[in-house]
RNA sequence: CAGGUCGGCCAGGCGGUCGCGCUCCGCGCAAGGCGCGGGGUGAGGAAAGUCCGGGCUCCACAGGGCACGGUGCUGGGUAACGCCCAGGCGGGGUAACCCGACGGAUCGGGCCACAGAAACAGACCGCCAGCGGGCGGAGGGGGGCCGUCAGCCUCAGGUUGGCGGUUUCUCCUCUGCUGCGGGCAAGGGUGAAAAGGGGGUGUAAGAGACCACCGGCGUCCGGGGUGACCCGGGCGGCCAGGCAACCCCCACCGGGAGCAAGGCCAAGCAGGGGCGACGCGGAGGCAGUGCCUGUCUCUGCCUCUGCACGGGGCGGCCCGUCCCGUCCGAGCCCCGGGUGGGCCGCUUGAGGCGGCGGGCAACCGCCGUCCCAGAGAGAUGACCGCCCACGACAGAACCCGGCUUAUCGGCCGGCCUGGAGC
RNA sequence: GGGGCCGUGGUGUAGCCUGGUUUAACACACCGGCCUGUCAAGCCGGAGAUCGCGGGUUCAAAUCCCGUCGGCCCCG
Numbered sequence: 001c002a003g004g005u006c007g008g009c010c011a012g013g014c015g016g017u018c019g020c021g022c023u024c025c026g027c028g029c030a031a032g033g034c035g036c037g038g039g040g041u042g043a044g045g046a047a048a049g050u051c052c053g054g055g056c057u058c059c060a061c062a063g064g065g066c067a068c069g070g071u072g073c074u075g076g077g078u079a080a081c082g083c084c085c086a087g088g089c090g091g092g093g094u095a096a097c098c099c100g101a102c103g104g105a106u107c108g109g110g111c112c113a114c115a116g117a118a119a120c121a122g123a124c125c126g127c128c129a130g131c132g133g134g135c136g137g138a139g140g141g142g143g144g145c146c147g148u149c150a151g152c153c154u155c156a157g158g159u160u161g162g163c164g165g166u167u168u169c170u171c172c173u174c175u176g177c178u179g180c181g182g183g184c185a186a187g188g189g190u191g192a193a194a195a196g197g198g199g200g201u202g203u204a205a206g207a208g209a210c211c212a213c214c215g216g217c218g219u220c221c222g223g224g225g226u227g228a229c230c231c232g233g234g235c236g237g238c239c240a241g242g243c244a245a246c247c248c249c250c251a252c253c254g255g256g257a258g259c260a261a262g263g264c265c266a267a268g269c270a271g272g273g274g275c276g277a278c279g280c281g282g283a284g285g286c287a288g289u290g291c292c293u294g295u296c297u298c299u300g301c302c303u304c305u306g307c308a309c310g311g312g313g314c315g316g317c318c319c320g321u322c323c324c325g326u327c328c329g330a331g332c333c334c335c336g337g338g339u340g341g342g343c344c345g346c347u348u349g350a351g352g353c354g355g356c357g358g359g360c361a362a363c364c365g366c367c368g369u370c371c372c373a374g375a376g377a378g379a380u381g382a383c384c385g386c387c388c389a390c391g392a393c394a395g396a397a398c399c400c401g402g403c404u405u406a407u408c409g410g411c412c413g414g415c416c417u418g419g420a421g422c
Numbered sequence: 423g424g425g426g427c428c429g430u431g432g433u434g435u436a437g438c439c440u441g442g443u444u445u446a447a448c449a450c451a452c453c454g455g456c457c458u459g460u461c462a463a464g465c466c467g468g469a470g471a472u473c474g475c476g477g478g479u480u481c482a483a484a485u486c487c488c489g490u491c492g493g494c495c496c497c498g
Base pairs, nucleotide, nucleotide: 001418002417003416004415005414006413007412008411009410010409012387013386014385015384016383017382018381020042021041022040023039024038025037026036027035028034029033044393048404049403051402052401053400054399055398056258057257058256059255063319064318065317066316068254069253070252071251072250073087074086075085076084077083088102089100090099091098092097103249104248108247109246110243111242112241124188125187126184127183128182130180131179133178134177135176136175137174138173139172140171141170142169143168144166145165146164147163148162149161150160151159152158153157196214197213199211200210201209217236218235219234220233221232222231223230224229262344263343264342265341271335272334273333274332275331279307280306281305282304283303284302285301286300287299288298290296291294308326309325310324311323312322313321351370352369353368354367355366356365357364358363388391423497424496425495426494427493428492429491432450433449434448435447442481452468453467454466455465456464474490475489476488477487478486
């Protein structure tokens, strides 16, 4: 210098004029309201998507089981998390560095299209010995036949032996094709995926069948580490695929609803109809009644309580528990009527900045300092001047921690690779 | 604030759960030809799809998972 990689920061600036929300002070008025004047303050790194987690508030404080949903290497951080930090393992990159839903496939079920013999345990081609039959080839033995030679008997022929031939019969050996039932899994072929790798021994052919080496798995031992895991050694048989972002198993987590939560004040209104648990007992009190005058009988009302039933908390179910109610009726549904005002919640908070300390880091502790939007139809804008690199994505609505997405450009720093110069 | 669904030729849909051979199917529309004096209808043939986008799982993704973008509906 070029290329790359990781992290942090900024988000037009300055001045003037007018205007808006909130708030403080002062003044005025028909006064916790309005107006005027002055001061202070006023969107973001994502305020966004609402994808996670928490605070807060209410629900009768929420227990157990099943179901459902989520998370998924280890250790730490945190209020908590699916986030962050550090580490392990795996993958990518020359490297800096980046990425990973990264528990379990000997609990079980399911799936693996097409092709292929077979998709998890098989035999299509192939290799191999055996058996039986058939067809064929080569070689050999024996018999028969033919030719020839020699001997013998007798001469017409016959007989014995040798040699040669043979499109003849038969036997043996080897071999080729085919058939049958077997052995094998080395090789070929199919596929995304096919039974460890290549070498040797061995065999009829072969094969971890056996042997050494290498790789993987399981198990045991030793060492290191909090742990995931790593290193070394012994033994074992090569038990034999993938998918759990298919069901499932294991571990852990999850009560529900949401600021229109929720609380207070003020104002206004008119009720009607339907469904709805049949209740049964006990104790006490009050009133009435009867005659047998009693700690009595019966009736009615009130309170408490047990069981049953109905409804609700409880979001899907069950148990358990609590609350309300059982005909003057809880609760639910339909029709109708009224209000649609004010205050609180509402911003001081797991808060920002600086320093010191602990920790590799995320983060934590202590001290100092600062207050930094709080509307309720919802406030940030417009114009002018100067400067530059000519200005992106986009705006709070209960709050906070993350993740993800959008974003013109610019600045700073660490590291890596390549080249050049000194 | 809370919940659900959808995105596939120009248009409306199917396929998605249960992944593959079905060349991603159907209707209308479009194009060419036939028929007709002409048009429509009818008949025959044809073209047209990054399955919203980006990743991942798998041998293989429209389909399963994650993220994201856009649209629609419901409740308070």

Annotation: This is a predicted complex of two RNAs, RNase P RNA and transfer RNA, with 498 nucleotides together. Rfam match: Bacterial RNase P class A. Rfam's curators write: Ribonuclease P (RNase P) is a ubiquitous endoribonuclease, found in archaea, bacteria and eukarya as well as chloroplasts and mitochondria.